This is a predicted structure of a 341-nucleotide part of an RNA (small-subunit ribosomal RNA, central domain) from an uncultured bacterium. The full RNA is in RNAcentral, with records from Greengenes. The coordinates come from a structure-prediction model, not an experiment, and the mean pLDDT is 85.

Context: one part of a larger RNA
């Protein structure tokens, strides 16, 4: 390489955009590059395969064909590519209407927690399996009233919604992406994939500046226990929050790439159309086919089919070493081998 895989045995890139590149509706020309087909060069001998001959056979030897590929010439036009013309069933646009926790941004608020302060009030409070450490007669805790500030948004709330994906959840306002349904009015193939670029990308960490209510790595003490650098308890710094810049990694999981087209049914739920029975997109349960080592998927496929693009090839050694890129560092990408079994 062939071959054969990628839901759970190795194996879908994290997510989209998009250049090259690969692939691509229907119908009519056209020429004739690919394709087919004939004829003809060439295609050394030796060997190789076929038919035969010759040494008693074999090897060996001889004789004859033969083959891919190229070039020339010439037909053919289905089918791919080119040209040139036209459709509307793929896309797109218009125009009417709908649903959303889609994204920034700015303000607003109510409950709750700690913090000041002041009243009333007295010896407990607070943890725990039990206890201590810790708060407290310098008046806590409880209660009330007034303040101050971060943060997050109970009910509503849902196998509900929206986003490609990471994710989104008090209200209200400005800007502002994508969906859907209907009409079928315009363009006419404009499409699909996408190495490589580009861009997004939880949490957690880095930078400078702010900010700090809880809550909490490190850390102190208590306890527990042989000990306990732990669970448990009391503090409690970093960080969580914002701003601008960085980092680019997750069990980024549906562990299931996009995109198309066909394949019984049943039943919820969410947005439209229709009002008659039903239709159109989304999103869940059941299930028949048929798939599957099984488990179980099953019109949201893991069925039957095509395009593209990623990725696998026993375990470990190892996501390690080196070499390049990138990062302010932590690191991150790429990414082996020897040895072992």
């Nucleotide at each position: 390489u062939u071959g054969g895989g990628c839901g759970u045995a190795a194996a879908g890139g994290g997510u989209g955009c998009g250049c090259a590149g690969g692939c691509g509706g229907c119908c009519u020309g056209u020429a004739g590059g690919g394709u087919u087909c004939a004829g003809g060069g060439u295609g050394a001998a030796a060997g190789c395969g076929u038919g035969g001959g010759g040494c008693u056979u074999a090897a060996c030897c001889c004789c004859a064909u033969a083959c891919a590929g190229c070039c020339c010439u010439g037909a053919a036009a289905a089918c791919c590519g080119g040209c040139a013309g036209g459709c509307u069933a793929g896309a797109g646009u218009a125009c009417a209407g709908g649903a959303g926790a889609g994204g920034u941004u700015a303000g607003c608020g109510g409950a709750a927690u700690u913090c000041c302060a002041u009243g009333u009030g007295u010896a407990g409070c607070g943890g725990u399996a039990a206890a201590a450490u810790g708060c407290g007669u310098a008046g806590a805790u409880a209660u009330a009233u007034g303040g101050a500030g971060g943060a997050a948004c109970a009910c509503c709330g849902g196998u509900g919604g929206c986003g490609a994906a990471g994710g989104c959840g008090g209200c209200u306002a400005a800007c502002u992406g994508g969906u859907c349904u209907g009409u079928a009015a315009c363009u006419g193939a404009c499409g699909c994939u996408c190495a490589g670029g580009c861009a997004c990308g939880a949490a957690a960490g880095c930078g400078u500046g702010g900010g700090g209510a809880g809550c909490a790595a490190a850390u102190a003490g208590g306890a527990u226990u042989a000990g306990a650098u732990a669970c448990c308890c009391u503090a409690g710094u970093a960080g969580u929050c914002c701003a601008c810049g960085c980092c680019c990694u997750a069990a980024a999981c549906g562990a299931u790439g996009a995109g198309a087209a066909c394949u019984a049914g049943a039943u919820g739920c969410u947005g439209g159309a229709a009002u008659c029975u039903u239709u159109c997109a989304g999103u869940g349960u059941c299930g028949c086919a048929g798939c599957u080592a099984a488990c179980g998927c099953a019109a949201u496929a893991a069925g039957u089919u095509c395009u593209c693009c990623g990725c696998c090839u026993g375990a470990g050694g190892a996501g390690u070493a080196u070499g390049c890129a990138c990062g302010c560092a932590a690191g991150u990408g790429u990414g082996a081998a020897a040895c072992u079994u």